[in-house]
Context: one part of a larger RNA
RNA sequence: GGCGCACGGGGGAUGCCUAGGCUCUCAGAGGCGAAGAAGGACGUGAUAAGCUGCGAAAAGCUACGGGGAUUGGCCAAUGCGAGUUGAUCCGUAGAUAUCCGAAUGGGGCAACCCAGUCUUAGGACUAUCCCGAUGUAAAUCGGGAAGCGAACGCAGGGAACUGAAACAUCUAAGUACCUGUAGGAGGAGAAAAUAACAAUGAUUCCGUAAGUAGUGGCGAGCGAACGCGGAAGAGCCCAAACCAGUUAUGUUACGGCAUAAUUGGGGUUGUAGGACCUGCAUAAUUUUGAUCAAUCUGACGAGAACUGUCUGGGAAGGCAGACCAUAGGGGGUGAUAGUCCCGUAUUGGCAGGAUUGAGAAGGAGGCGGGUAUCCUGAGUAGGUCGGGACCGGAGAAAUCCCGAUUGAAUUUGCCGGCACCAUCCGGUAAGGCUAAAUACUCCUGAGAGACCGAUAGUGAACAAGUACCGUGAGGGAAAGGUGAAAAGUACCGUGAAUAACGGGGUGAAAUAGAACCUGAAACCGUGCGCUUACAAGCGGUCGGAGCGGAGCGAUUCCGUGACGGCGUGCCUUUUGCAUAAUGAGCCUACGAGUUACACCUCAUCAGCGAGGGUAAGGCAUUCAGUGCUGUACCCGGAGCGAAAGCGAGUCUGAAAGGGCGAUUGAGUUGGUGGGGGUAGACGCGAAACUUAGUGAUCUACCCAUGGCCAGGUUGAAGUGUUGGUAACACAACAUGGAGGACCGAACCGAUAAGCGUUGAAAAGCUUCCGGAUGAGCUGUGGGUAGGGGUGAAAGGCUAAUCAAACUGAGAAAUAGCUCGUACUCCCCGAAAUGUUUUUAGGAACAGCGUCGGGAAUUGUAUGAUGGAGGUAGAGCUACCGAUAGGACUAGGGGGAGUCAAAUCCUACCAAAUCCUGACGAACUCCGAAUGCCAUCAUAUAGAACCGGCAGUGAGGGCAAGGGUGCUAAGGUCCUUGUCCGAGAGGGAAAGAACCCAGACCUUCCGCUAAGGUCCCCAAAUCUAGAUUAAGUUGAACAAAGGUGGUCCAGUUGCAGAGACAGCCAGGAGGUUAGCUUGGAAGCAGCUAUUCCUUUAAAGAGUGCGUAACAGCUCACUGGUCGAGCGACAGGGCGUCGAUAAUAAUCGGGCAUCAAAUCUAGUACCGAAGCGAAGGAUUGCACGCAAGUGCGAUGGUAGGGGAGCAUUCCAACGGCAGAGAAGGCACAUGGUAAUGUGUGUUGGAGCUUUUGGAAAAGCAAAUGUAGGCAUAAGUAACGAUAAUGCGGGCGAGAAACCCGCACACCGCAAGACCAAGGUUUCCUGAUCAACGCUAAUCGGAUCAGGGUUAGUCGGGACCUAAGGCGAACCCGAGAGGGGUAGUCGAUGGACGAUGGGUUAAUAUUCCCAUACUAUUUAUACAGGUGAAGGAGUGACGGAGUGAUGAAAGAUCCGCCCGGUGACGGAAUACCGGGUUAAAGGUAGUAGGUAUUGGACUGGUAGUUAAAUGCGCCGGUUUAGCCGAAGCUGAUAGUACUGAGCGUCUACGGACAAUCAGAUAGUGAUCCUAAGGGCUUCCAAGAAAAACUUCUAGCGUUAAGCGUAUAGAUACCCGUACCGCAAACCGACACAGGUGGUCGAGGAGAGUAUCCUAAGGUGCUC
Repeated sequence: GGCGCACGGGGGAUGCCUAGGCUCUCAGAGGCGAAGAAGGACGUGAUAAGCUGCGAAAAGCUACGGGGAUUGGCCAAUGCGAGUUGAUCCGUAGAUAUCCGAAUGGGGCAACCCAGUCUUAGGACUAUCCCGAUGUAAAUCGGGAAGCGAACGCAGGGAACUGAAACAUCUAAGUACCUGUAGGAGGAGAAAAUAACAAUGAUUCCGUAAGUAGUGGCGAGCGAACGCGGAAGAGCCCAAACCAGUUAUGUUACGGCAUAAUUGGGGUUGUAGGACCUGCAUAAUUUUGAUCAAUCUGACGAGAACUGUCUGGGAAGGCAGACCAUAGGGGGUGAUAGUCCCGUAUUGGCAGGAUUGAGAAGGAGGCGGGUAUCCUGAGUAGGUCGGGACCGGAGAAAUCCCGAUUGAAUUUGCCGGCACCAUCCGGUAAGGCUAAAUACUCCUGAGAGACCGAUAGUGAACAAGUACCGUGAGGGAAAGGUGAAAAGUACCGUGAAUAACGGGGUGAAAUAGAACCUGAAACCGUGCGCUUACAAGCGGUCGGAGCGGAGCGAUUCCGUGACGGCGUGCCUUUUGCAUAAUGAGCCUACGAGUUACACCUCAUCAGCGAGGGUAAGGCAUUCAGUGCUGUACCCGGAGCGAAAGCGAGUCUGAAAGGGCGAUUGAGUUGGUGGGGGUAGACGCGAAACUUAGUGAUCUACCCAUGGCCAGGUUGAAGUGUUGGUAACACAACAUGGAGGACCGAACCGAUAAGCGUUGAAAAGCUUCCGGAUGAGCUGUGGGUAGGGGUGAAAGGCUAAUCAAACUGAGAAAUAGCUCGUACUCCCCGAAAUGUUUUUAGGAACAGCGUCGGGAAUUGUAUGAUGGAGGUAGAGCUACCGAUAGGACUAGGGGGAGUCAAAUCCUACCAAAUCCUGACGAACUCCGAAUGCCAUCAUAUAGAACCGGCAGUGAGGGCAAGGGUGCUAAGGUCCUUGUCCGAGAGGGAAAGAACCCAGACCUUCCGCUAAGGUCCCCAAAUCUAGAUUAAGUUGAACAAAGGUGGUCCAGUUGCAGAGACAGCCAGGAGGUUAGCUUGGAAGCAGCUAUUCCUUUAAAGAGUGCGUAACAGCUCACUGGUCGAGCGACAGGGCGUCGAUAAUAAUCGGGCAUCAAAUCUAGUACCGAAGCGAAGGAUUGCACGCAAGUGCGAUGGUAGGGGAGCAUUCCAACGGCAGAGAAGGCACAUGGUAAUGUGUGUUGGAGCUUUUGGAAAAGCAAAUGUAGGCAUAAGUAACGAUAAUGCGGGCGAGAAACCCGCACACCGCAAGACCAAGGUUUCCUGAUCAACGCUAAUCGGAUCAGGGUUAGUCGGGACCUAAGGCGAACCCGAGAGGGGUAGUCGAUGGACGAUGGGUUAAUAUUCCCAUACUAUUUAUACAGGUGAAGGAGUGACGGAGUGAUGAAAGAUCCGCCCGGUGACGGAAUACCGGGUUAAAGGUAGUAGGUAUUGGACUGGUAGUUAAAUGCGCCGGUUUAGCCGAAGCUGAUAGUACUGAGCGUCUACGGACAAUCAGAUAGUGAUCCUAAGGGCUUCCAAGAAAAACUUCUAGCGUUAAGCGUAUAGAUACCCGUACCGCAAACCGACACAGGUGGUCGAGGAGAGUAUCCUAAGGUGCUC
């Protein structure tokens, strides 16, 4: 370490529970709000953070009613109270009700700021719009509106995804959404209707009609109405004619008349009605409603009946005996209660409320006849054009509505009845109102559930729309359980400890101890048994020694497992996966074919049956149920035809005939199941589209207003002087200070490299680098918004998102695509093909599967017989085409022929013909085998056909026949077969498909197949004979080619007359053959009858060699030797050829008369094959059954069948504190899913059986949530500026405190503001968590404390960009602009300084000294004075001389103090000090000079006026700006010495008090301010404050000015951090963040280095 057992930790599944949800039913209510809502902010308690309640009268106040003992909410405890003189509590009616919010006095960044008028001092009123009244108007008065709210209604606008397998008409859909607006409902509504020769009689809703009529790229789809059955039921009023009144106008003959407006009467319809004339009548009916009554509701009241005993902690349980019941609904009580408690049935009930009824009084409201005249809705109806709505998409298109343009009739009229016309019928438009039946549920009450039970059910059972995330719109969690009762552990011990633990106690139980019921798994441990350190692995399985244990002692059981055999996970997807193809770290929970519909179809069960069934609705009832009704309507019963129509027939046809039917009768309704359709339709998953909003705190550009840029360099124009020119020009020198000029910090950027890459950082760090007076950088406030913005343009940026942001919604978009899809057993079992396809990875039909039905006689195999055919092969003087050689020979080419011609030649091309040879998928004179068709026979048992349900339509290997390709491919395309696919087993080392062989189960039985038999490894070291020497064999059968390796069988030659090889000898002469040649002599080359001679033999020469000769050889011959020696072609086995990457290998060891190869043979081994024995299921046959016999039982997609389990329900039962469910372990039954039993844990429910209903079974979806592993005690601990020592507190110190050293920053790592943060500040206490370690420390936790203003900043002042916005303009609506005005600082205006003081504040408190505004008093002077006029305020960049302040620095002087190893001195050195504001005063230094002021004349401009301003003149003056200085100033301060005392970290700190004096108003450096000056072109806010002028007001006092002295002075901010550990970056993050000050030495410098003050050593 492994396995097992036991015991724990961890974790929070499971079971049980429910306080909360979900879906409904019945009833109620259907609004709240200027009398201030909804919703909030802030308060409110003795103590009080959250929720709840309430509102300064604040967990409450008053009255009435109820109620009757407790009580101050959740919420305990302590303290303090209240209550029988009636509290708390409940009901009803009142009071109060801060601030915001429609928000309404004005403003505003919601919960804040600032006003006016009146006032009785408490307070009240003051917004806008509409209507009305008064009024000339201004204005006043009265009434109303607004805003919020879940769905439902109507209306104005109005998508897209999607479907159509694309898409445009169409669809989605008039949906989503936006907008307006109403009500408890809304809309519609009393026929210019519907119909059809019959009728109905407003509207709405339900059922049906009907998926019909229609419509429709006649595609996808869309889709009525009439009628019938029901619910409900209700009808009316104006305009007009006519009459009358009033007013006005016109006219008049003044009597009137006419017209217009208005009021009253009248009148309201189709059988036309009314006016008018005439007759009769005053009712029926209806409506408003003072008041009364009844009913309901209503805090609440009354409300029956039980004991004993047993178990137990506890009785409601068991047992026994009773009782009540108009009450046996429900809940509680220590387990399960009719009779214990609350209740329940029933009954009573004030005030208030609701409903209904009666009803004084009032309003409305007739019938008939006549018919001359009058009236009966006009820019209307209708037409045309263009749209829209209807079932109707422009169509033959009626009807209705809208826009444009036209435009009637008048009851003898007009409209409609689906173009239009006629007849007929119905109605009476162009005005209006109208309940019920219908829709919905934010809300209240009562109830229900074969709904959920904490990953479920609402997102939310709990401080949940909370925490948290986001700028925002918006998004959005997790989290329940002690116990009956807190009886919540007194006391002791260990310990630093109030942590934790051990005792002890409570309790039935503490392994119920608050991290609390049960307490599974992953995961982490401890103990014990066996086992493990020479062994190699999908970890199992089969066999099995040893050891340990149990035991009823057996052929038993349990644990372990030395050693051996075999053995490449699961899922998905695939032709094919161990695959190095996908998915999963592990465990637990959750997680996917469901539901609806008068839909379609099939099967099955049931009812009725030529019939069957009801729907909506109604009634009853024990009330979501059920029963009874209800015949509208549907299907069937008859068909045919386009139809009229006819009808067992009908249609066509002249007929004949033919088509479809009848003759042959089964449907229908309901339940269940299979499948389809429409719906999200098995689950998860896009990229996108549309709609409405949210964002310019990032960033882009723009607008307004502010700020910033060390230092150094260069030296343009201009100017001056000199020279020069006729004059210019020009030159030199000065001066000058230009520039998208130069160098270079801050600042802005980002060139290169390195680092970083689970970072320090979701873009940085280091070094180098670019710009750095400009098209520069930057702060604050604003503007532009998504097919939009912005863009010096990169498709860049638009909040870490951009070729179209983000958020919500349409929405569960769509996905022919990918992934996943959950218990068991049994039977059968495919396909990867054809045709078509915007089709090719999809689909339709066919094929193949399965299940049910199923009649004739078919299917299949073999044999026989008979057929059709043109393949393989073969053939080609048999065709067509092609074809090699030869012969022969037309024609042609070439050559010759003196030109031409004839003619000749030709190893040129070549037709035809002949000979020989020979080819062809698209040649055939021929021509099989197999296959195919038919008939017969035999065998077999499948099949046709009908119906339900599929899957498949990617195939692959091998063999054979072909195409293609290279007679390449593990290539590709066909055909036939087979296997894999979907097939296990044996062999081939290993291997989908090669060989053998088809697995129902069991067996430590037998026989074989392929293949094997030396060992690994079962079986022959078998028998006989050969070959091989190469480890060939024994990798690719490795090739061409080579090979005197060897064996075999042949052919041929030489050989005792002596072969072959070796050795000894010869190898000659003509002649140096001839030619050629410089030479050529056998041997450069050429020629040749290569001849002749001597010989045993010897070439006019086989090689070497020479310049040529020479020389050495060979052929050939003799001798020696003494027996076989050569040549050729063939066969077997070998050999070379022979090269791949880690080290080699036949599977290995190894094997040589074999364990190789070949031949022949015998035996054995060998599989899930076959057999044997036993068993299971099933088909068929037989059988009444039991059963018997014969078969079958591999299996993916898929079809069919039978079961198991889970949750809930019903019925009948059962179990349970003497212990349910759940958990853990073991045993046992069943083929399986699973069942049962025992023990233990647990502590309250569970369930058999038979049925029913489903949120009904998980290993996988990069699944969801939680928990836990692994890597791993590994990486890391966030700037490498740095620590060390001593002491202290403390349980504990590297880090805390003190001290001493050391180190670091020092244009900062110091100091001060603004933004932002919001208590982080200070003190005490604490150390669980936070701090990357520790911590005694802290920006952590707990408690307490802390921010003081007339003058600082903001408001009570002003305006910019911009915002809002009376009026006004535009727009379907929402809304968009916008004048007056009103907001809005980043700007203008505006009054305080010094010192001291706290733990923490100070220009704020204190001291001192000032200033501003208002006001009072006094004095003096003197009209005052706009919201109007004028002036002023008031503005750019760059450069810059002089003077020279303050601050600062340095130097010197002076004062005080200190220092020296030893000794002495101060002329040495060191430290500190040497100082001071605002204000007042003065107007100096200095600057400025067509500058400023004063006075005055004119004046047409200045919206009126003006004495002002402007303009035109005149006179006169020296002003104007402005530091210093003086004063403030009393300072006994700072400083020095001593130091009571207190505290102490022992270093010291604070410090009353006392004493002590004193010093510069020096120098140098340096520069600020100023509306300065110079210069340049790009020409550089506004308003108020202020001054002045009048209008107005005012006549002797308001008001104003000056002086003095008093008084008064509001709201908000103020702590702390603030280049950072407190802001923005998820962090105590190497990043980012605007302004001010910013010392010394060196230096040009704010560069750089070192230092001061000051601050730090960066939390391992």
Molecule: large-subunit ribosomal RNA, half A
Organism: Algoriphagus sediminis